[in-house]
Context: one part of a larger RNA
């Protein structure tokens, strides 16, 4: 490189938008770059490959033909390209709808924590396998009233919903994205995918100000043990909450790329719409989300119209295990550390 892969053996980029490119629907006439066809022309000799011939054979050797590939040139149009036209089933648009923790913003609730402030009331209270640290006669813990302040949002809550992934969950308002379903008026292939490139990107970390109930890395104690730099307990800062700015990773998981198209059911769910029903329903259709399974597939496991089945586009990304995701060098970040990424060397 040929060929092979890519749930779990090494490998799908954490996600999407989108240049470049790559690939693309039905139909009609042109075209004649690509394709096929004719004849030429080059295709040095030796070489190769066929025949045939000469050294007894055979290696050798000799004679004719052939070859790819390039340029001239004839016809053909099926299949790509091009060019102009038409079309609707792909895509978009419009109309009518109903669902949704999809984003943002502001505003407002209640339960509980904790503090303070005042009653009541008295010797404990916590905590734990047992304790001790630690609180309490300066009056704790218990209850009751009141107020103060930050965080989350019981119940509904569902293999329920929404989102491109991270993700989204109390009410109420404003603003605002995207799917679904019906219809079928519009546009006519406007598509698919996508190197780079851009935006988004849990959590923990930075930087500025901010804000701090509860939790609690670090930290200090009490325990435990041979020790306990740990589990356990008692405190407890940074952090967790915000507003701006970075960071740019995760078992970022379905460990499965994105899109189309086909191939046996069956049961449950969400959300639409249609028919028949007075109603419960049932039937039939689109779109989601589960389990179970044919056929097929796999090394098994399972995967099976949500495919890991059967085909096509089109990109990403493996190639023995350690060294290493390390050195180096660039990039980029305040840093921390990202992405890019090797060898020797060894088994």
């Nucleotide at each position: 490189u040929u060929g092979g892969g890519c749930g779990u053996a090494a490998a799908g980029a954490g996600u999407a938008c989108g240049u470049a490119g790559g690939u693309g629907g039905u139909u009609u006439u042109g075209u004649a770059a690509g394709c096929g066809u004719u004849g030429g022309g080059u295709g040095a000799a030796a070489g190769g490959c066929a025949a045939a011939g000469g050294c007894u054979u055979a290696a050798c050797c000799u004679u004719u033909g052939c070859u790819a590939g390039c340029c001239c040139u004839u016809c053909g149009a099926a299949c790509u390209g091009c060019a102009a036209g038409a079309c609707u089933u792909g895509a978009g648009u419009g109309c009518a709808g109903g669902a949704g923790g999809g984003g943002a913003a502001a505003g407002u609730g209640g339960a509980a924590u904790u503090c303070c402030u005042g009653g009541u009331g008295u010797a404990g209270c916590g905590g734990u396998g047992a304790a001790a640290u630690g609180c309490g006669u300066a009056g704790a813990u218990a209850u009751c009233a009141g107020g103060a302040g930050g965080a989350a949002c019981a119940c509904c809550g569902g293999u329920g919903g929404c989102g491109a992934a991270g993700g989204c969950g109390a009410c109420u308002u404003u603003c605002u994205g995207g799917a679904c379903u019906g219809u079928a008026a519009c546009u006519g292939a406007c598509a698919c995918u996508g190197a780079g490139g851009u935006a988004c990107g849990a959590a923990a970390g930075c930087g500025u100000g901010g804000g701090g109930a509860g939790c609690a890395a670090a930290c200090a104690g009490g325990a435990u043990u041979a020790g306990a730099u740990a589990c356990c307990c008692u405190g407890g800062u940074a952090g967790u909450c915000c507003a701006c700015g970075c960071u740019g990773u995760a078992a970022a998981c379905g460990a499965u790329g994105a899109g189309c198209a086909c191939u046996a059911g069956a049961u449950g769910u969400c959300u639409g719409c249609g028919u028949a029903g007075c109603a419960a329903u049932a039937c039939g259709u689109a779109g989601g989300u589960g389990u179970c399974g044919a056929a097929g597939u796999u090394a098994a496991c399972g995967c099976a119209u949500u495919a890991a089945g059967u085909g096509c586009u089109c990109c990403g990304c493996c190639u023995g295990g350690g060294g290493a995701g390390u050195a180096c060098g660039c990039a980029c970040g305040c840093a921390a550390g990202u992405g890019u990424g090797a060898a020797a060397c060894u088994c």